A computed fold for a 125-nucleotide RNA from a Bacteroidales bacterium, annotated as FMN riboswitch aptamer (RFN element). The coordinates come from a structure-prediction model, not an experiment, and the mean pLDDT is 84. The source organism's lineage runs through Bacteria, Pseudomonadati, Bacteroidota, Bacteroidia and Bacteroidales. Of the family's consensus pairs, 100% are formed in the model. It matches the Rfam family "FMN riboswitch aptamer (RFN element)". Rfam links the family to the GO term FMN binding.

Formats: sequence, structure tokens, C1' cells
RNA sequence: CAAAUUCUUCAGGGCAGGGUGCAAUUCCCGAUCGGCGGUGAUAGUCCGCGACUCUUGCCAAAAGCAGGACUGAGCCGGUGAAACUCCGGCACCGACAGUUAAAGUCUGGAUGGAAGAAGAAUGAC
Repeated sequence: CAAAUUCUUCAGGGCAGGGUGCAAUUCCCGAUCGGCGGUGAUAGUCCGCGACUCUUGCCAAAAGCAGGACUGAGCCGGUGAAACUCCGGCACCGACAGUUAAAGUCUGGAUGGAAGAAGAAUGAC
């Protein structure tokens, strides 16, 4: 001390207060939250990824591995060499199942999985 391999740890936040009602943290007013990598400069809304949901192959099956489909939302002004990322303003978005009544925020799958982050061991010239 490179590639590579193996292993370990970590890896998601959030409805105060009020209205209606038999009943709602689900409706209405209002409040509030923002995974991971990238980027001429810091991103929920740019590019890509993960997760959720559906699905195919391997397998007797399960587990596991590999793949496919699906996959939300931003503009204006300012500064600057550079920002759809910063500052100001006004907007917008959010899986599935459940529920005395419709959920980004409650409960559940999940003491799960995972993008990925950090570290350790082995390790060539």
C1' cells in the first nucleotide's frame, strides 16, 4: 500500500391549537416533516438511486440470489465567475394495509429491508 474478497457497526423525520360531527391527529382552518449519491456553490421539487406496490427467472418449496414494471413535486427576484442547490418571496409533493370518517404526520408489515456512510481483516508490484 491498488484492485478484489470477507466481515462489523450505523443508516427517516413529522399535525401544537381550533372547527364540524355519534365518530376524524384521516374532512376543514391551521401546524409540521424532508432517506442516499451526484452537481462549477449547500437541493424533498435538477440528474440518478433506495424504499413501497406489482411481477419474471433459478429452486420441489421456503429462504436466498438475479432481473423487469411502476416510481410525486418549482417558479420569480437578488448576490455571484459559477446556484432550478445560497438569500428573499410565493407555490407544490409525499407507497401499501388498517381505522367508529377519507391519513406525508396515527397504527401495522418493520426488533424487517435498503440506497449508502464509517471502520476492520486478507492482499501485488